[in-house]
Molecule: FMN riboswitch aptamer (RFN element)
Organism: Candidatus Zixiibacteriota bacterium
This record gives sequence, C1' cells and structure tokens, in this order.
RNA sequence: GAGAUUCUUCGGGGCGGGGCGAAAUUCCUCGACCGGCGGUUACAGGCCGCGACUCCAGCGUAGCGCACGCAUUGGCGGGCGCUUGGAUUGAACCGGUGAAAUUCCGGUCCCGACGGUACAGUCCGGAUGGGAGAAGGAUCGA
Repeated sequence: GAGAUUCUUCGGGGCGGGGCGAAAUUCCUCGACCGGCGGUUACAGGCCGCGACUCCAGCGUAGCGCACGCAUUGGCGGGCGCUUGGAUUGAACCGGUGAAAUUCCGGUCCCGACGGUACAGUCCGGAUGGGAGAAGGAUCGA
C1' cells in the first nucleotide's frame, strides 16, 4: 500500500389559534413547521441520479423475517412481506456576488406515495420493517 474478503454500528423530519359540524391536527380561515441518500469547479425538498411506495414479469411450494391460532419442554398450521429485473414516481424562477452557484445571499413561488378516518406533507398504520448509503474494525494483500 491499489484492491479483495468479512464483521459491527448508524441510517426521516414536521401543527397551533379560530369557525362550521354529531364528528375534522384532514374542510374553511389566519398563521406555522418539515425536507432520506450520492453527485454537481460553491453548500440543493425543486438540477442529475438513487432509495422507499405502487404496478408488471420472474424467482420458489426454497431461504429469511413478522404477527396470529393451536399445543406445551420444545413443536405444528396457514397468512403477510423480503430475496432479481423492468415500468411508474411531485415541485423554481428572477436579481446580486463570484472564475464558477436553478446549490450561497435577497425576493417572490411551488411540491409532498399508499391504507385508515369528516377529504391529511405534519395524526394513526405497514414500519422494533426496508433502504440509497455512511462510519469503523479484522484478515489477506499486487
């Protein structure tokens, strides 16, 4: 000391007042708050890509995980999800500074899956899940 193998940990945030009503953190009104990951000559919710959600195909009566039911000394049963690829997937402009910025500053805008519920970016739920990735350790090492 390129790289390889392996292990561990981390890895999503945010609503108040008033109104109508039987009922609304969901509607109306006035205000507010939040922003995964990598990239980008200068810092990003809006630029490029990725993840998650949703759909299609595949895989597979396999393995792993979750809850439930029955039974009790160590099991049985069915159900749901994950394991690969593809598709889909919201929203920004102007001015300033500068070598360079839709990323900084100023101004004014905009976006936000699915299920539940009185119609939800902010409540509850799938989720003590998954994950883009991040950090660290160990071994080998041209």